RNA sequence: UUAUUCAUUUGGCAUGCUCACCGAAAAACGGGGACGCAAAGCCGCGGGGCUAACGAGAAAUCUAUGCCAGCCGAGCUGCCGGA
Repeated sequence: UUAUUCAUUUGGCAUGCUCACCGAAAAACGGGGACGCAAAGCCGCGGGGCUAACGAGAAAUCUAUGCCAGCCGAGCUGCCGGA
């Protein structure tokens, strides 16, 4: 440097729930807590999903500029290295 994954470490992240805070809400942030994750690291570019304040409507309702990276893909990066 290349290939392979039948072996594998130190560790990492943190679901539901709960407390607090914040927001119209979805949700986010912080504490507790672990269901799980080999990218459950970063990223709102593509798809998909959630909410519906404002706005529209006679009403049912519609609508993202708000939100979700632990929904999927793409892109970037990280850890391990037996035979």